Predicted 3D model of a 72-nucleotide RNA (transfer RNA) from Plesiocystis pacifica SIR-1.
The coordinates come from a structure-prediction model, not an experiment, and the mean pLDDT is 83.

[in-house]
RNA sequence: GCUGACGAAGCUCAGAGGCAGAGCACCGCUGUGGUAAGGCGGAGGCCACGGGUUCGAGUCCCGUCGUCAGCU
Numbered sequence: 001g002c003u004g005a006c007g008a009a010g011c012u013c014a015g016a017g018g019c020a021g022a023g024c025a026c027c028g029c030u031g032u033g034g035u036a037a038g039g040c041g042g043a044g045g046c047c048a049c050g051g052g053u054u055c056g057a058g059u060c061c062c063g064u065c066g067u068c069a070g071c072u
Stems, first nucleotide, its partner, number of pairs: 001071007010024004018055001026042005048064005
């Protein structure tokens, strides 16, 4: 230099163009002699950034940045 994949909650990841979710973690309650497990509830996201398409974009298209891999 060329090609490809990935970027979403604190972490690991789902998410066919139509309300952004789960598990773990965190907070509260319950429970116990006490702690943990268990049960119930809650908080936490302008979906890497900028444009485009569309009535509508996390999702499709283009560019930028970052990470990883392959080729030279």